Model confidence (mean pLDDT): 81 of 100. A computed fold for a 76-nucleotide RNA from Coprothermobacter proteolyticus, annotated as transfer RNA. Its Rfam family is "tRNA". By type it is a transfer RNA.
RNA sequence: GGGGCCGUAGCUCAACUGGCAGAGCCACCGGCUCAUAACCGGAAGGUUCCAGGUUCGAGUCCUGGCGGCCCCACCA
Numbered sequence: 001g002g003g004g005c006c007g008u009a010g011c012u013c014a015a016c017u018g019g020c021a022g023a024g025c026c027a028c029c030g031g032c033u034c035a036u037a038a039c040c041g042g043a044a045g046g047u048u049c050c051a052g053g054u055u056c057g058a059g060u061c062c063u064g065g066c067g068g069c070c071c072c073a074c075c076a
Base pairs, nucleotide, nucleotide: 001072002071003070004069005068006067007066010025011024012023013022019056028042029041030040031039049065050064051063052062053061
């Protein structure tokens, strides 16, 4: 320098062919218990990496950038 995959809640990941952004875990509140754990219930938590574009509508499609991993090439 060229190419591929990935980036979504604090963490691990879903979201089908573009149509209401979700689950589990952690933490928090409550129940249960003499108490703790386990178990049960609840609430909260999001600039979907950034900036543009397309569209009635973008996590999803297009362009550029940033970051991570991998492959190839070049130099030494």